[in-house]
Context: one part of a larger RNA
Molecule: small-subunit ribosomal RNA, central domain
Organism: metagenome
RNA sequence: CUGGGCUUAAAGGGCGCGUAGGCGGGCGGUCAAGUCAGGGGUGAAAUCUUUCGGCUCAACCGGAAAAGUGCCUUUGAUACUGGCCGUCUCGAGGGAGGUAGGGGCAUGCGGAACUUCCGGUGGAGCGGUGAAAUGCGUAGAUAUCGGAAGGAACGCCGGUGGCGAAAGCGGCGUGUUGGACCUCUUCUGACGCUGAGGCGCGAAAGCCAGGGGAGCAAACGGGAUUAGAUACCCCGGUAGUCCUGGCCCUAAACGAUGGGCACUAGGUCGUGGACUUAACAUGGGUUCACAGCCGAAGCAAAAGUGUUAAGUGCCCCGCCUGGGGAGUAUGGUCGCAAGGCUGAAACUC
Numbered sequence: 001c002u003g004g005g006c007u008u009a010a011a012g013g014g015c016g017c018g019u020a021g022g023c024g025g026g027c028g029g030u031c032a033a034g035u036c037a038g039g040g041g042u043g044a045a046a047u048c049u050u051u052c053g054g055c056u057c058a059a060c061c062g063g064a065a066a067a068g069u070g071c072c073u074u075u076g077a078u079a080c081u082g083g084c085c086g087u088c089u090c091g092a093g094g095g096a097g098g099u100a101g102g103g104g105c106a107u108g109c110g111g112a113a114c115u116u117c118c119g120g121u122g123g124a125g126c127g128g129u130g131a132a133a134u135g136c137g138u139a140g141a142u143a144u145c146g147g148a149a150g151g152a153a154c155g156c157c158g159g160u161g162g163c164g165a166a167a168g169c170g171g172c173g174u175g176u177u178g179g180a181c182c183u184c185u186u187c188u189g190a191c192g193c194u195g196a197g198g199c200g201c202g203a204a205a206g207c208c209a210g211g212g213g214a215g216c217a218a219a220c221g222g223g224a225u226u227a228g229a230u231a232c233c234c235c236g237g238u239a240g241u242c243c244u245g246g247c248c249c250u251a252a253a254c255g256a257u258g259g260g261c262a263c264u265a266g267g268u269c270g271u272g273g274a275c276u277u278a279a280c281a282u283g284g285g286u287u288c289a290c291a292g293c294c295g296a297a298g299c300a301a302a303a304g305u306g307u308u309a310a311g312u313g314c315c316c317c318g319c320c321u322g323g324g325g326a327g328u329a330u331g332g333u334c335g336c337a338a339g340g341c342u343g344a345a346a347c348u349c
Stems, first nucleotide, its partner, number of pairs: 004320003007303002012317001014201004021194003025088007033081002035077008049065006091191001092188003095184005103177007110154001114150008125136002162169002206247006215241002220236004258316006266294003270290008298305002322349003331342004
């Protein structure tokens, strides 16, 4: 390069914004770059192919033709692609009016539980386990009542329910702020899609500085178990978990399924709207968006998937190419470090 692939066999980038690039709606006009047709020039010889001939044949050699898929030039064609011009509204966006929501940030407040401390009652155990022991307790524990302080997390509602690009988001209120959906069809008039690099966000753990520290709890100490027990169980317990600022940038970052658009049977249920119908109400019907389940066709190795496609197509990006060696070595780059990103080969089966 050609061809084939990426749910589970190797393979979708963790997620977004966006640069270059690639690709791009309807109609009309124009140019003729791509494209197509004709003419001309060139495309050395040898070689290859076809054919005729010469060595007794062949190899070999000679003649002729064809080919040389190309390039240049010229004349034309204008469906498609492209350039330019004009125009349109269905793509996209703006506007107006509504709706739902644990979307983000900041701040205030609340109750339950827990732990500690103070006080009251009380008087011998408590705790823990398979059973125990370590541990706590007459210096008064556990239990119970009253009070105070502190930190973290928010039961029920709660849902196969909602929101967010993903990571993720759950007590209540206030402020501020992002997005989505529905309706109107008022405006702009292709302004779009994707996106190599780049930039930003990115659970947990970890790191730096400063705070905070109730509970939990790596490490660590002790008690058990056991042949041993650097574990599982028990009693303790420090980093950490929490907050502010700054790093790290990984994950089974998963739907193991990149994004966009269009098309292709249905059934059922939920969430948020709009319209409509019934005298009201419970309801019924239509439609849009989101979110589940079951399934026709199709697809698939099968499991399964099936308008939320893994069906049928188009556009763009990322990635794969036997197992081990190895996400290692080396170089580069980023990081305070831990390490991240990029990423081989020998050898071996």